[in-house]
This record gives sequence, structure tokens and C1' cells, in this order.
RNA sequence: GGGUGUUUAGCUCAGUUGGUUAGAGCGCACGGUUCACAUCCGUGAGGUCACUGGUUCGAGUCCAGUAAUACCCA
Repeated sequence: GGGUGUUUAGCUCAGUUGGUUAGAGCGCACGGUUCACAUCCGUGAGGUCACUGGUUCGAGUCCAGUAAUACCCA
């Protein structure tokens, strides 16, 4: 230098062929249970879907560029 993949909650990830409220597990906070802790149960908070632009009535999803990261080729 060329190519491919990934980027969504604090962490690990799902998200179907673009469709109306963006989710799970763990973690965190609170409550219940216990003499207490743990376990277990319930509730809740937490997200500019990496960034910028475009297409569309509508984008996490499609397109272009940029960035970070992993791998392959030279």
C1' cells in the first nucleotide's frame, strides 16, 4: 500500500427482509426473604446504536467517507 471482519448499556453479546416503544445475561441501586451474610425473588436506573453525511414516508439495519481495532496479502 491492497483486502476482509468488528464497533449497540459499566462488561459480554443478540437484534430476522428497513416498520412505528432498542433488548438479554452479568454487574449496579433499592425492596422482599434471613438474627446477619450469601443464594433466591421483585422493581428500577443506565444507550446520541463509533463519528459525519446521504437514500427513504421511515435507518441500529441500506450507501459513501472518516476513526479505532483484529486478521490476511504484498